[in-house]
Transfer RNA from Candidatus Opitulatrix cubana, 73 nucleotides, folded computationally. Its Rfam family is "tRNA". It is annotated as a transfer RNA. The prediction has a mean pLDDT of 80.

Formats: sequence, structure tokens, C1' cells
RNA sequence: GCGCCGGUAGCUCAGUUGGUAGAGCUACAGCCUUUUAAGCUGCAGGUCCCGGGUUCGAGCCCCGGCCGGCGUA
Repeated sequence: GCGCCGGUAGCUCAGUUGGUAGAGCUACAGCCUUUUAAGCUGCAGGUCCCGGGUUCGAGCCCCGGCCGGCGUA
């Protein structure tokens, strides 16, 4: 250089045929407990890597770029 895969919550990841973005863990609050841990309940947290395009509507489709991984020379 070329090819392939990936980039979504603090972390690990889902997201089916384009139709208001989710789970687990963590954090926070409460319950329980003499206290901690465990357990239970609740809550918060996202410009979906960036910029364009298509569309009534894009995390998803198209183009370009950036970053990471793997392969190849």
C1' cells in the first nucleotide's frame, strides 16, 4: 500500500427487514443487616468515532476521513 473486521452508556457488548437506543457490570439512592459484604428495589448516565449523501424518517443504506485489530507483500 491492498483486503477483511470493528468503533453504540464509566466498562463489556446487543440492536433482526430503516420507524422514539437496550442489557449486564459499575456508580448513586433506598430497603435489609450491629456494621461490611451478599441480596432486593429504584434512579441516573448516549451529539450511536467525524463529515457529507439518500430517505417522510438512518445506530442500520451509500461516499469520504480518523482510530484499533487481523491478514498479505